[in-house]
RNA sequence: CACCGAUAAAGCCGAGCCCAGCGACAUACGGGUGCGGAAAGCCACGGGUCUUCCCUCCAGACGCUUUUUAAAAGACAGCCGAGCUGCCGAA
Numbered sequence: 001c002a003c004c005g006a007u008a009a010a011g012c013c014g015a016g017c018c019c020a021g022c023g024a025c026a027u028a029c030g031g032g033u034g035c036g037g038a039a040a041g042c043c044a045c046g047g048g049u050c051u052u053c054c055c056u057c058c059a060g061a062c063g064c065u066u067u068u069u070a071a072a073a074g075a076c077a078g079c080c081g082a083g084c085u086g087c088c089g090a091a
Stems, first nucleotide, its partner, number of pairs: 004089002012037002016033004021029001035078001041084002045081003048076005056070001059067003
């Protein structure tokens, strides 16, 4: 240094739930708690999952309006893979 991951040491992150505000929504962010995690650090490149106020598009019904399809836009990194970076040092 690489691989690897110990009832090691020092730490770190923070599921779900609750509270508060923002957003149309998914969700993200702040606080509490603590399910879990050796990358549960970063990253939306590939796959996958979720959302849709407005705009565009397909089809149908209609008293108000509403349902549906596609596109487009957005989200999830603690879904998987890829890429980048990192603490410690037993076997």